This is a predicted structure of a 479-nucleotide part of an RNA (small-subunit ribosomal RNA, 3' major domain) from an uncultured prokaryote. The full RNA is in RNAcentral, with records from ENA. Its mean pLDDT, the model's own confidence on a scale to 100, is 83.
Context: one part of a larger RNA
RNA sequence: UGACGGGGGCCCGCACAAGCGGUGGAGCAUGUGGUUUAAUUCGAAAAUACGCGAAGAACCUUACCUAGACUUGACAUACCGAGAAUCCACCAGAGAUGGAGGAGUGCCUGCUUGCAGGAAUUCGGAUACAGGUGCUGUACGGCUGUCGUCAGCUCGUGUCGUGAGAUGUUGGGUUAAGUCCCGCAACGAGCGCAACCCUCGUCGUUAGUUGCUAACAGUUCGGCUGAGCACUCUAGCGAGACUGCCUUCGUAAGGAGGAGGAAGGUGAGGACGACGUCAAGUCAUCAUGGCCCUUACGACCAGGGCUACACACGUGCUACAAUGGGAAGAACAAAGAGUUGCGAAGCCGCGAGGUGUAGCUAAUCUCACAAAUCUUUUCGUAGUCCGGAUCGGAGUCUGCAACUCGACUCCGUGAAGUCGGAAUCGCUAGUAAUCGUGGAUCAGAACGCCACGGUGAAUACGUUCCCGGGUCUUGUACA
Numbered sequence: 001u002g003a004c005g006g007g008g009g010c011c012c013g014c015a016c017a018a019g020c021g022g023u024g025g026a027g028c029a030u031g032u033g034g035u036u037u038a039a040u041u042c043g044a045a046a047a048u049a050c051g052c053g054a055a056g057a058a059c060c061u062u063a064c065c066u067a068g069a070c071u072u073g074a075c076a077u078a079c080c081g082a083g084a085a086u087c088c089a090c091c092a093g094a095g096a097u098g099g100a101g102g103a104g105u106g107c108c109u110g111c112u113u114g115c116a117g118g119a120a121u122u123c124g125g126a127u128a129c130a131g132g133u134g135c136u137g138u139a140c141g142g143c144u145g146u147c148g149u150c151a152g153c154u155c156g157u158g159u160c161g162u163g164a165g166a167u168g169u170u171g172g173g174u175u176a177a178g179u180c181c182c183g184c185a186a187c188g189a190g191c192g193c194a195a196c197c198c199u200c201g202u203c204g205u206u207a208g209u210u211g212c213u214a215a216c217a218g219u220u221c222g223g224c225u226g227a228g229c230a231c232u233c234u235a236g237c238g239a240g241a242c243u244g245c246c247u248u249c250g251u252a253a254g255g256a257g258g259a260g261g262a263a264g265g266u267g268a269g270g271a272c273g274a275c276g277u278c279a280a281g282u283c284a285u286c287a288u289g290g291c292c293c294u295u296a297c298g299a300c301c302a303g304g305g306c307u308a309c310a311c312a313c314g315u316g317c318u319a320c321a322a323u324g325g326g327a328a329g330a331a332c333a334a335a336g337a338g339u340u341g342c343g344a345a346g347c348c349g350c351g352a353g354g355u356g357u358a359g360c361u362a363a364u365c366u367c368a369c370a371a372a373u374c375u376u377u378u379c380g381u382a383g384u385c386c387g388g389a390u391c392g393g394a395g396u397c398u399g400c401a402a403c404u405c406g407a408c409u410c411c412g413u414g415a416a417g418u419c420g421g422a423a424u425c426g427c428u429a430g431u432a433a434u435c436g437u438g439g440a441u442c443a444g445a446a447c448g449c450c451a452c453g454g455u456g457a458a459u460a461c462g463u464u465c466c467c468g469g470g471u472c473u474u475g476u477a478c479a
Base pairs, nucleotide, nucleotide: 001479002478003476004475005474007473008472009471010470011469012468013467015463016462019427020426021425022424023423026318027317028316029315030314031313032312033311034309035308042053043052064304065303066302068300070298073129077128078127079125080124081123082122083121086103087102088101090099091098092097111118112117131293132292134291135290136289141286142282143281144280145278147276152191153190154189155188156187157186158167159166160165171182172181173180197270198269199268200267202239203238204237205236206235207234208233211229212228216226217225218224242264245258246257247256248255249254320420324379325378326377327376328375329374330373336367337366338365341360342359346355347354348353386417391412392411393410394409395408396407397406433455434454435453436452437451438450439449
């Protein structure tokens, strides 16, 4: 100087407390461990692994296994020789592959040309080499998690100390903040904080193939049409908030209250992550040193596996019902996506869907009926008109192909489950809870992920305690 303490002081955080809803019990989905297997490819491991890499394993993907086949190779550059590059179909085979043909050309083969050739492409040969998702993340780059959006981490000069170092950065206040003020052997500065960036909230202005009957006219009653940009909206430019004003406390910084205001003290949310820590994670995104393989640890192909199943754990979905289930009717969003696409109306089907093609490269058309909600009615506390697993049958769609191993529909079946032990998680406001909608990936395949809106709470006395952190101080036989 640090680190540590079941030492002390001060302070903060959904850390506790106060509340609301969960997990842990059930069924299923998904990930992991274990076991099994020819293989169940690999990685991730308290917090910081486990709906994680994977924004999507039937083949492909695919790295794994079995079997079959290749060796300058599936891919790159260089050399030599030959060839129109090309197109079509046949045989064997699971295919990879092997065999044997046709068209076409042989004048000028398509491009370029200085007519030698060159570029491109195919085949054959030889060698340099290719190739490796093989090992090492404890050789590395890059990227990332975490402490932590915590308020810290340092430097120059000066001064003090023999020195390691100290000071500044401590102290008194204050703040979300090393934020600011005052004081001070310190004076300044840098990386962080804040601000500058984006979205939302108010207004003005510019603009009008969305919107409006607001005013007029027509109307098949649909902004549908004429007409108009007032309003809504859209999207560019501006304004607006600064403790600016008032009162009070205070030397100041600032605090409390008030006014005005759409918004008040960082307005709400996002992006943004200091010096460093964990030899944290990743050699399987990529890049890369070293080592290793080179008729194989490389490359091709068919089938299988990654989907197994006594069990254990994590994360979720659906429930156990009456604030509910069923039936009928009525209403209100936002944000997105769409030409190999979204696909309307109409018709067929109980339905998944089929048919059909209008419109749309989209403020114009489509996906697309939002659902919780409201009104009426039924059920009457039951393992039920709750719950929907499982299983049987019949189908739809995608796709060469749904057996291993897809999603969905209809009929039948109707399991566990009556609110969950010890324990444990999230959340402070348009939040929790609850209700639907869309998107990426994607042929098909979400209860996951990301985003969007609808309805919309309760509680916070407080900091004694648990956890994590900051700062000052103290002890130490630790470094």